Predicted 3D model of a 74-nucleotide RNA (transfer RNA) from a Candidatus Woesearchaeota archaeon. Its Rfam family is "tRNA". From the family's description: Transfer RNA (tRNA) molecules are approximately 80 nucleotides in length. It is annotated as a transfer RNA. Model confidence (mean pLDDT): 82 of 100. The source organism's lineage runs through Archaea, Nanobdellati and Candidatus Woesearchaeota.
RNA sequence: GGGGCUGUAGUGUAGCUUGGUUAUCACUCGAGGCUGGGGGUCUCGCAACCGGAGUUCAAAUCUUCGCAGCCCCA
Numbered sequence: 001g002g003g004g005c006u007g008u009a010g011u012g013u014a015g016c017u018u019g020g021u022u023a024u025c026a027c028u029c030g031a032g033g034c035u036g037g038g039g040g041u042c043u044c045g046c047a048a049c050c051g052g053a054g055u056u057c058a059a060a061u062c063u064u065c066g067c068a069g070c071c072c073c074a
Stems, first nucleotide, its partner, number of pairs: 001073007010027003020057001029045006050066005
C1' cells in the first nucleotide's frame, strides 16, 4: 500500500440477510419480599446501537466517508 471481518448497557449477547410497537436475554449494580443473619431464591428498577453525512414517512439494520480492533496479501 491492497483486501476481508468486526464494533449494541459496566461485561457478554440476540436483532442486521428481508428497515417498522417502549431494542432482546444473562451476569453485574440499586431497591424490596422470604430468612435471626449470610447464602440462595423471587419481584421491580437503572443502564446501550463507534462518529459524521446521505437515502427513506421511518435506519442498530441500507449507502458513503472516517475511527478503532483482528486476520490475510504485498